This is a predicted structure of a 401-nucleotide RNA (Bacterial RNase P class A) from a Gemmatimonadales bacterium. A source record names the gene rnpB. The prediction has a mean pLDDT of 77. Its Rfam family is "Bacterial RNase P class A". Rfam classes the family as a ribozyme.
RNA sequence: CUGGUCGGGCGCGAUGGUCGCGGGCCGGUUGCAAGGCCGGCUCGAGGAAAGUCCGAGCUCCACAGGGCAGACUGCCAGGUAACGCCUGGGCGCCGCAAGGCGACGGAUAGGGCAACAGAGAACAGACCGCCCCAACCGGUCGCGAGGCCGGGGACGGGUAAGGGUGAAACGGUGGGGUAAGAGCCCACCGCGCCGCUGGCAACAGCGGCGGCACGGCAACCCCCAGUCGGAGCAAGGCCAAAUAGGCGGCGAGGUGGGCCCACACCGAUCCCGAGUCGCGAGACGAGGGGACAGCCGCGGGUAGGCUGCUCGAGGUGGCCGGCGACGGCCAUCCCAGACAGAUGACCAUCUCCUGGGCUCGUCCCGGGAAACAGAACUCGGCUUACGGCUCGACCAGCGAC
Repeated sequence: CUGGUCGGGCGCGAUGGUCGCGGGCCGGUUGCAAGGCCGGCUCGAGGAAAGUCCGAGCUCCACAGGGCAGACUGCCAGGUAACGCCUGGGCGCCGCAAGGCGACGGAUAGGGCAACAGAGAACAGACCGCCCCAACCGGUCGCGAGGCCGGGGACGGGUAAGGGUGAAACGGUGGGGUAAGAGCCCACCGCGCCGCUGGCAACAGCGGCGGCACGGCAACCCCCAGUCGGAGCAAGGCCAAAUAGGCGGCGAGGUGGGCCCACACCGAUCCCGAGUCGCGAGACGAGGGGACAGCCGCGGGUAGGCUGCUCGAGGUGGCCGGCGACGGCCAUCCCAGACAGAUGACCAUCUCCUGGGCUCGUCCCGGGAAACAGAACUCGGCUUACGGCUCGACCAGCGAC
């Protein structure tokens, strides 16, 4: 210098002024009050405010307990209020590397799947092959029977090393052995079992023995371990107003959070009554009336105001501890709370980018300031979108000293 990897910062450029918006505080004025108006000071959109994907704070309901269903996480050790997040480490894969990614417990609890191709898809299998062998052919030896060498290769037998099919073929490489082959034997790797060493651990290394291997998928069901009550600011609380404290049906049980148990609460068991039984007290009783928790359906009214609503697991600076995430201590600061929902316009100077000119000066004239994109109860994360500038560390290559 070029290319790459990782981490951080800024983020409609800054400053000042004028006018205009919303909140807070103070003062004045008006009003019975709510409130209105005026003036001053001060504050006022993001790194993602997005997604609504996780976790919480907070509110309401049940429990203050148990269980089911369902959902989530899944190597180890830490951080955190917690998490599916973050940090460090282990293992695996990608990359020359810096680094990046990981849905990372269990296949011997059980079920299920692998189309097609292929001989064969889990303790399987012979398509092409390889080997042995008859008839037959050639040569040679022999008087002959026949022997030897070579070719040949039916029936039958042996084989799974070579080739093929496939995403995947029942260990890999090399050697020995064999008729040809095969863990058949051996060495190394791999796999299983046992032991030792290091480490909190996940794991790593070393050694010994060995049937030398009944494979893969669990982001298929499932098993194991762990976590989780539900609903959500349109939660919830208060005030005011209005209507039809409406109508119909079911109804003795029901309501309360997904379900069940438990628990709690609400409700039913009322009146009259012909008649029947009974010595009697009393029992039964057609029919009529009233009341009824709750559930379902139809219809009507109101959808207004206040609050929740911003002081927080808060920001910033320093010191200490820690590899780090982060934690502790001290100091300091208050930094939007809107409600059809607020921040815009103009001017000047400077900065940056860009076009032109010229007397080439840190001059003159003109244009522009980017992308993704606007809080709506609040935080910790993750994910997605994105233009440009800037700082640092590391890796690779080239060159120079």